């Protein structure tokens, strides 16, 4: 990047710097000075590479560390306020240009 594709209810510090934002969206609803963002250490997971017949491992290149991708749009069903489905949008990884 107006492209393929697969995943997105698990998971993951009571640390250091550092100061006031932050959660992708003009709305909601949260988190935040009991310290946001960011940076480092530290973790997690197991896409892609490696190693293994296999289960698996975890030194490689990503990625991730509130709250389901915090909710949000359509149908269904019903316990009327919640279930499942499916999209759009996005994010990540491998791939294409």
């Nucleotide at each position: 990047u107006a492209c393929c594709u697969a995943u997105c209810c698990a998971g993951a510090g009571a640390g250091g710097u550092g100061g006031a934002g932050g959660g992708a969206c003009a709305g909601g609803c949260c988190c935040u000075a009991u310290g946001a963002a960011a940076c480092c250490c530290g973790g997690c997971a197991a896409c892609c590479a490696g190693c293994g017949c296999a289960a698996g491992c975890a030194c490689g290149g990503u990625g991730c560390c509130a709250a389901u991708a915090c909710c949000a749009g359509c149908a269904a069903a019903u316990u009327u306020a919640u279930u499942u489905g499916c999209a759009a949008u996005g994010a990540u990884g491998g791939g294409a240009u």